[in-house]
c-di-AMP riboswitch aptamer (ydaO/yuaA leader) from Blastococcus aggregatus, 162 nucleotides, folded computationally. Its Rfam family is "c-di-AMP riboswitch aptamer (ydaO/yuaA leader)". From the family's description: This family represents a conserved RNA structure found upstream of the ydaO and yuaA genes in Bacillus subtilis and related genes in other bacteria. The source organism's lineage runs through Bacteria, Bacillati, Actinomycetota, Actinomycetes and Blastococcus. The prediction has a mean pLDDT of 76.

């Protein structure tokens, strides 16, 4: 000096998941003792996101039988296929659940928007028989994960520099 890997710090990305102030508690650092610094917890406020909730609007002929609950957060919906299990049925078959796999609405790819190609995701969970919209009002949330220029190109901007 170089390559690879790791830790810390710093910078950044997805996302509402951020900011400010105070207090005491805890931890780490620091000091001879202190002062103090950082992080976490906690309280208040701001900001952001979401749910519930009138008029108006939207929806809506009546009755019976059978099947089926419905809704919210989120990009994460919907449609086939294979296999397994269960229920119903005389059979054909139908429905429900699970696993695997394919496609797809939609979302993401690092200053922003549009665009061509390419890549990745397309989960999870809550309410509990209830919910259209919705002023006042009211309830809740502010997690988690990842990267070190993170795909390449075109157009228009922004920003920076001269």
């Nucleotide at each position: 000096g170089g390559a690879c890997g790791g830790a810390c710090a710093c910078c950044g990305c997805u996302g509402a998941g951020u900011c400010g102030c105070g207090u005491c508690c805890c931890g780490u650092c620091g000091u001879c003792c202190g002062a103090g610094a950082c992080g976490g917890g906690u309280g208040c406020g701001a900001g952001c996101c979401g749910g519930g909730g009138a008029c108006c609007c939207a929806u809506c002929g009546c009755a019976g039988u059978c099947c089926u609950g419905g809704g919210g957060u989120g990009a994460a919906u919907c449609c086939g296929g294979a296999c397994c299990g269960g229920u119903c049925u005389c059979c054909c078959g139908a429905c429900c659940g699970g696993u695997c796999g394919g496609g797809u609405a939609g979302g993401g790819c690092a200053c922003u928007u549009c665009u061509g190609a390419g890549c990745c995701c397309g989960a999870a969970u809550c309410c509990g028989u209830c919910a259209g919209c919705u002023a006042a009002c009211u309830c809740g949330g502010c997690a988690a994960g990842c990267g070190g220029u993170a795909u390449c190109g075109g157009a228009a901007g922004a920003a920076c520099g001269g």